[in-house]
RNA sequence: GUAGCGCAAUAGAUAGCACGUUGGACUUCUAAUCCAAAGGUCGUGGGUCCAAACCCCACC
Numbered sequence: 001g002u003a004g005c006g007c008a009a010u011a012g013a014u015a016g017c018a019c020g021u022u023g024g025a026c027u028u029c030u031a032a033u034c035c036a037a038a039g040g041u042c043g044u045g046g047g048u049c050c051a052a053a054c055c056c057c058a059c060c
Stems, first nucleotide, its partner, number of pairs: 001060001004019001006017002021037005043059005
């Protein structure tokens, strides 16, 4: 080492932000702005635990 890119989430239980993408509003059109949505086997494989992105081991 987590969404297409860049990054949060560190005392184990709900996975988030900005950008981007899609749709809508606004506008004569575009851009900008606003609203909404989609998008994640959290590098791989094991282990501990009622429960792991989070703790332990190995590997890439």
Predicted 3D model of a 60-nucleotide RNA (transfer RNA) from Trichonephila inaurata madagascariensis. RNAcentral holds the sequence, with entries from Rfam. Taxonomically the source falls in Trichonephila inaurata (Eukaryota, Opisthokonta, Panarthropoda, Arthropoda). Its Rfam family is "tRNA". Rfam describes the family as follows. Transfer RNA (tRNA) molecules are approximately 80 nucleotides in length.